[in-house]
This is a predicted structure of a 75-nucleotide RNA (transfer RNA) from Microgenomates group bacterium ADurb.Bin238. RNAcentral holds the sequence, with entries from ENA. Taxonomically the source falls in Bacteria candidate phyla (Bacteria). Rfam family: tRNA. Rfam classes the family as a transfer RNA.
RNA sequence: GGCAGGGUAGCUCAGUUGGUUAGAGCAUGGGAUUCAUAAACCCAAGGUCGCGAGUUCGAUCCUCGCCCCUGCUAC
Numbered sequence: 001g002g003c004a005g006g007g008u009a010g011c012u013c014a015g016u017u018g019g020u021u022a023g024a025g026c027a028u029g030g031g032a033u034u035c036a037u038a039a040a041c042c043c044a045a046g047g048u049c050g051c052g053a054g055u056u057c058g059a060u061c062c063u064c065g066c067c068c069c070u071g072c073u074a075c
Stems, first nucleotide, its partner, number of pairs: 001073007010026004019057001028044004050066005
């Protein structure tokens, strides 16, 4: 350089052939329980869905460009 996959909550990930509140587990905070702690239980907070543009009535999803990560491949 070429090809493929990926970028979504602090971390690991799901998601929808475009449709009106964007989710799970872990972690965090609070509650309840306990003599106390942990586990299990209840609740809450946390998101420009990598960046920009385009298409559309409407984009996390489609198209284009760029950035970053992983793998394969070539000199």